[in-house]
Predicted 3D model of a 105-nucleotide RNA (c-di-GMP-I-GGC riboswitch aptamer) from Candidatus Brocadia sp. Its mean pLDDT, the model's own confidence on a scale to 100, is 75. Its Rfam family is "c-di-GMP-I-GGC riboswitch aptamer". Its family is annotated with cyclic-di-GMP binding in the Gene Ontology. On this family, see Smith et al., Biochemistry 2012: "Structural and biochemical characterization of linear dinucleotide analogues bound to the c-di-GMP-I aptamer".

C1' cells in the first nucleotide's frame, strides 16, 4: 500500500413507538437496534420515489372525416407511456475527499 478477525478501545443506528416540520416523498427531537469497516463528508453522474398535473412535445392504441377498392395518407379526437421543473433519497449503485484499530494473508 492493501485487506478485514468470533481481536481491543471507541462510533453510527434499520424496522417500531412518541413529539414537531412537510401537499408528499421525506425529514429533526427522543425513545430502540435489524444492521454497519466508512452507515464519516459532500446531491457530481445514474437509479428510485414525490410533488407541479393542467397543459405542451414525442410515439403507440382506438375512434371519426375527407380521399381511396384496400392498404396507405391528411386532419381532428381519446387513451397509455415517455420527456419537462422542483424536491427527497448517502442504511440503493458509482464518483471525489477524509478517517479509528491492527490477528491472519
Nucleotide at each position: 500500500g492493501a485487506c478485514g478477525a468470533u481481536a481491543a478501545a471507541g462510533g453510527c443506528a434499520a424496522a417500531c413507538c412518541c413529539u414537531g416540520a412537510g401537499c408528499a416523498a421525506u425529514c429533526a427531537g427522543g425513545g430502540g437496534a435489524c444492521g454497519c469497516a466508512a452507515a464519516g463528508u459532500a446531491a457530481a453522474g445514474g437509479g428510485u420515489c414525490u410533488u407541479u398535473a393542467a397543459a405542451c412535445u414525442u410515439u403507440u392504441u382506438u375512434c371519426c372525416u375527407g380521399u381511396a377498392a384496400u392498404g396507405g395518407u391528411a386532419g381532428g379526437a381519446u387513451a397509455a407511456a415517455a420527456g419537462a421543473a422542483a424536491g427527497a433519497u448517502g442504511g440503493c449503485c458509482u464518483u471525489a475527499c477524509u478517517g479509528c484499530c491492527g490477528a491472519a494473508g